[in-house]
RNA sequence: GGCGGCGUAGCUCAGUGGCAGAGCAGCGUUUUCAUAAGACGAAGGCCGGUGGUUCAAGUCCACCCGCCGCCA
Numbered sequence: 001g002g003c004g005g006c007g008u009a010g011c012u013c014a015g016u017g018g019c020a021g022a023g024c025a026g027c028g029u030u031u032u033c034a035u036a037a038g039a040c041g042a043a044g045g046c047c048g049g050u051g052g053u054u055c056a057a058g059u060c061c062a063c064c065c066g067c068c069g070c071c072a
Base pairs, nucleotide, nucleotide: 001071002070003069004068005067006066007065010024011023012022013021018055027041028040029039030038048064049063050062051061052060
């Protein structure tokens, strides 16, 4: 330099163009003499950035940034 994959909650990951989710972690309540485990509940995001397409974009397109891989 060329090609490809990935980027979504603190972490690991889902998400078929139509209300952004799960598990774990953290918080609260309950249970216990107490702690852990268990049960219940609430919170936590504007989806890497900028544009474009569309009535509507996390999702499609272009460019940029970051990480990984392959080729030279």
Predicted 3D model of a 72-nucleotide RNA (transfer RNA) from a Patescibacteria group bacterium. The source organism's lineage runs through Bacteria and Bacteria candidate phyla. It matches the Rfam family "tRNA". Rfam classes the family as a transfer RNA. Its mean pLDDT, the model's own confidence on a scale to 100, is 81.